[in-house]
RNA sequence: CGAGCCGGCCGGGCAGCCGCUCCGCGCCCCGCGCGCGGGGAGGAAAGUCCGGGCUCCACAGGGCAGGGUGCCAGGUAACGCCUGGGGGGCGCGAGCCCACGGAAAGUGCCACAGAGAACAGACCGCCGAUGGCCCCGUCCCCGGGGCACAGGCAAGGGUGAAACGGUGCGGUAAGAGCGCACCGCGCGGGCGGCAACGUCCGCGGCACGGCAAACCCCACCCGGAGCAAGACCAAAUAGGGGAGCGAUCGUGUGGCCCGCACGGCUCCCGGGUAGGUCGCAGGAGGCGUGCGGCGACGCACGUCCCAGAUGAAUGGCUGCCGCCCCGCCCUCCGGGGCGGGGAACAGAACCCGGCUUACAGGCCGGCUCGCACC
Repeated sequence: CGAGCCGGCCGGGCAGCCGCUCCGCGCCCCGCGCGCGGGGAGGAAAGUCCGGGCUCCACAGGGCAGGGUGCCAGGUAACGCCUGGGGGGCGCGAGCCCACGGAAAGUGCCACAGAGAACAGACCGCCGAUGGCCCCGUCCCCGGGGCACAGGCAAGGGUGAAACGGUGCGGUAAGAGCGCACCGCGCGGGCGGCAACGUCCGCGGCACGGCAAACCCCACCCGGAGCAAGACCAAAUAGGGGAGCGAUCGUGUGGCCCGCACGGCUCCCGGGUAGGUCGCAGGAGGCGUGCGGCGACGCACGUCCCAGAUGAAUGGCUGCCGCCCCGCCCUCCGGGGCGGGGAACAGAACCCGGCUUACAGGCCGGCUCGCACC
């Protein structure tokens, strides 16, 4: 200097004029009023994918079906999240990703191609007599060569996503774990680690594919519904009409069964009100410091109150400054001046902890690789 990886932060500022909304205090002509003081959108407020707090139902119990997660150990209120570790994969590396329990409980699938796809198999090939045929060595014996068959092989090549262990040596007619060495696999054991696992030693026939994000098996977890939850106040109407079932019954916040509780339940037609207050923000809260911990995080002390609307508040106008891009000029190469243009994703509605998605431009820190110079 270039290329990359990981983490953090900003994502406009200042001023003036006018206008909003909530809270507190005061005034008052009690009116959607006035005055003063204080507060007023996000890192994702988004998606509604998880987990909770909270509210209501149920004596809140048990089971089946169903659903969720899936290496180990921790964190947390909890999780499908986060942290650390193990294993696997990718990358030269910093790092990144993993739907990561079980294939010997069972069932199922592996198209096409290929000889053959689970304990299978011969397309191209390799070997091939002691029997047969032919030729040569003068005949015989014997020897050499050639051909075909019987037979042998799965080592080489091909097909395929995947071929029934891999590399090498020996051996063989040619071959093959046939034998051996190492690797791999299975079994047994030692050591380290809380563990997932790692490592070492021994024995072994060299024989035991893949898919569970297929059904399934195993381990652990799970009441339901949701702020349009729910509580209260006021007002109005028609305490209306009809049908069906009814203790061997019916109802009870997903389905089914048992239990328990209650005593009515279901459907149709028609009528009234859809107003107000609370819930509604003091929290598993924010910030600072210290301690413990590799870390997520925890503990202690101190400090602060940082939106609460309900057709839905934060806006409009102006000026200046800052940031980015383009063009021109100057330059002592540090930079300066002028003009023009631009500024992302995007608005709470009960609240938190996460995950995921979107994001113009800019800043900071650490690490890796490459090149050049000293």
A computed fold for a 374-nucleotide RNA from a Gammaproteobacteria bacterium, annotated as Bacterial RNase P class A. The coordinates come from a structure-prediction model, not an experiment, and the mean pLDDT is 78. Its Rfam family is "Bacterial RNase P class A". From the family's description: Ribonuclease P (RNase P) is a ubiquitous endoribonuclease, found in archaea, bacteria and eukarya as well as chloroplasts and mitochondria. Taxonomically the source falls in Gammaproteobacteria (Bacteria, Pseudomonadati, Pseudomonadota). It was read from a public genome assembly, where an Rfam model found it. The model forms 95% of the base pairs in the Rfam consensus.